Predicted 3D model of a 90-nucleotide RNA (Glycine riboswitch aptamer) from uncultured Lawsonibacter sp.
Its mean pLDDT, the model's own confidence on a scale to 100, is 82.
Its Rfam family is "Glycine riboswitch aptamer". Gene Ontology term of the family: glycine biosynthetic process. Rfam describes the family as follows. This family represents the bacterial glycine riboswitch.

[in-house]
């Protein structure tokens, strides 16, 4: 330095509705994005071809708080990306 780990902060969207029902479990329907995953570039590299020798076009690899909403969510709790502080470790 990195990763785990402890503590502090931390958003968003139906306490929707049917089955006896807050919650689990199933069904419908409307929503969210910051677990987790998912795609992607006029850019970067890196790698063949062509020929006009400085251009053309093709393959590939890359990213996000960006998209997707698969998964997770959508009254507290819990979860929670980042961010700060910490002390011992691998």
């Nucleotide at each position: 330095g990195u990763g785990a780990c402890u503590c502090u902060g931390g958003a968003g969207a139906a306490g929707c509705u049917c089955g006896u029902u807050u919650a689990c479990c199933g069904g419908g329907u409307g929503c969210c994005g910051a677990a987790g995953g998912u795609g992607c570039a006029a850019c970067a590299c890196g790698g063949g071809g062509a020929u006009u020798u400085a251009u053309c076009g093709c393959c590939g690899u890359g990213a996000a708080u960006c998209u997707c909403u698969c998964a997770g969510g959508c009254a507290a709790a819990a979860g929670g990306a980042c961010a700060g502080a910490g002390g011992a470790u691998a």